A computed fold for a 71-nucleotide RNA from a Candidatus Collierbacteria bacterium, annotated as transfer RNA. The coordinates come from a structure-prediction model, not an experiment, and the mean pLDDT is 82.
RNA sequence: AGGGGCGUGAUGAAACGGUAUCAUGGGGGUCUCCAAAACCUCUCUUCUAGGUUCGAAUCCUAGCGCCCCUG
Numbered sequence: 001a002g003g004g005g006c007g008u009g010a011u012g013a014a015a016c017g018g019u020a021u022c023a024u025g026g027g028g029g030u031c032u033c034c035a036a037a038a039c040c041u042c043u044c045u046u047c048u049a050g051g052u053u054c055g056a057a058u059c060c061u062a063g064c065g066c067c068c069c070u071g
Stems, first nucleotide, its partner, number of pairs: 001070007010024004018054001025043006047063005
């Protein structure tokens, strides 16, 4: 320099173009003599900027970051 893959809460993952969901974690509660476990409840997310669309995590373009391949 060229090519490919990936980017979603604190973490690991889902999500036909139509309410961003689940688990773990964190806060509170129930239960218990106390705790653990269990159960209930709350909390926290789409890498960035444009475009397409009635509507974008999803499609397109550019950029950024990480990984791989070629030279």
The organism belongs to Candidatus Collieribacteriota, within Bacteria. Rfam family: tRNA. By type it is a transfer RNA.